[in-house]
Molecule: transfer RNA
Organism: Candidatus Anderseniibacteriota bacterium
RNA sequence: AGGGGUGUGGUCUAGUGGCAUGACAGAAGCCUCCAAAGCUUUUGACGGGGGUUCGAUUCCCUCCACCCCUG
Numbered sequence: 001a002g003g004g005g006u007g008u009g010g011u012c013u014a015g016u017g018g019c020a021u022g023a024c025a026g027a028a029g030c031c032u033c034c035a036a037a038g039c040u041u042u043u044g045a046c047g048g049g050g051g052u053u054c055g056a057u058u059c060c061c062u063c064c065a066c067c068c069c070u071g
Stems, first nucleotide, its partner, number of pairs: 001070007010024003018054001026042005047063005
């Protein structure tokens, strides 16, 4: 320099046009003498920008970060 892949809460992950899923972690409550465990509730995310579309996490372009391949 060229080519390919990946990017979703603090972490891991499902979803590939139509309310973003679940687990762990966090918070509150119940329980307990107090904790732990368990149960219930709850907070929190689509890498940035642009385009297509009634509608974009999803399709297209570009940039960024990481990984791989060629030189």